A computed fold for a 75-nucleotide RNA from a Pyrinomonadaceae bacterium, annotated as transfer RNA. Model confidence (mean pLDDT): 83 of 100. Lineage of the source: Bacteria > Pseudomonadati > Acidobacteriota > Blastocatellales > Pyrinomonadaceae. It matches the Rfam family "tRNA". By type it is a transfer RNA. RNAcentral holds the sequence, with entries from ENA.
[in-house]
RNA sequence: AGCCACCUUAGCUCAGUUGGUAGAGCAUUCGAUUCGUAAUCGAAAGGUCGUCGGUUCAAGUCCGACAGGUGGCUU
Numbered sequence: 001a002g003c004c005a006c007c008u009u010a011g012c013u014c015a016g017u018u019g020g021u022a023g024a025g026c027a028u029u030c031g032a033u034u035c036g037u038a039a040u041c042g043a044a045a046g047g048u049c050g051u052c053g054g055u056u057c058a059a060g061u062c063c064g065a066c067a068g069g070u071g072g073c074u075u
Base pairs, nucleotide, nucleotide: 001074002073003072004071005070006069007068008067011026012025013024014023020057028044029043030042031041032040050066051065052064053063054062
């Protein structure tokens, strides 16, 4: 360098069923509790689902191209 497989979803680690209104844990912020802190409990905020197209009434999910990452193979 080429080929093949897998991966890309919240700040981080990851779910998401047969295509049908995107979630958990941790972290962050606020509140409760405490003399105070930690711990615990409750709540909130946080997402163009890697990018661009296609199919569909409807796409995180199906199809194509591209980008990045991991592993393997070949010269």